[in-house]
Annotation: A computed fold for an 83-nucleotide RNA from Methylophaga aminisulfidivorans, annotated as c-di-GMP-I riboswitch aptamer. It was read from a public genome assembly, where an Rfam model found it. The coordinates come from a structure-prediction model, not an experiment, and the mean pLDDT is 85.
Parts: sequence; structure tokens; C1' cells
RNA sequence: CGUAAUAAAAGCCAAACUCGUUGUGAAGCGGGGACGGAAAACCACGGAUCUUCAUGAACAUUGAAGAUGGCUGGGUUGCAUUG
Repeated sequence: CGUAAUAAAAGCCAAACUCGUUGUGAAGCGGGGACGGAAAACCACGGAUCUUCAUGAACAUUGAAGAUGGCUGGGUUGCAUUG
């Protein structure tokens, strides 16, 4: 430097729930909290799910605008130990 693995050691992140706050909303941010995670770090390009507006008898269909990276396919970058 490259690659594989995650037994042990030292660490890292943080689901549900909850309090505050922003938003019409999905949901985001901060505190508490740990279900889990070898990239649970970053990116909304594809699929998927969800929200709002319009159409409509209709939560069908179609169009537009958003949300979710801890749904998934990808892309980028990185740490510890051991081989």
C1' cells in the first nucleotide's frame, strides 16, 4: 500500500419511546434512551414506501412539489485489530 474477516481488546453510531422545537404533513433538529449496526459516515441518480396540492365518485389513475440513506440498488470516503 492492497485485500479479506470481525473472535477478542479499545472505541464509534443510535431504533422504538419520550421532552423541547420547526413544518399543512411525511418528517427534520437538539436532550434523554438503546433495538440494532463492520461503514447505521456522506450523496435523493434508479426502484420502493410515505406526505401535500391538482384531477376525480374514489386513499383508483395521472401530473407537480417534498420526505425517507436505519427500505433497497448504486456512487464517494474512512477507522481498530488480526490474517

Of the family's consensus pairs, 95% are formed in the model. Rfam family: c-di-GMP-I riboswitch aptamer. Rfam links the family to the GO term cyclic-di-GMP binding. Rfam's curators write: GEMM was predicted in a large-scale screen for bacterial structured RNA regulatory elements.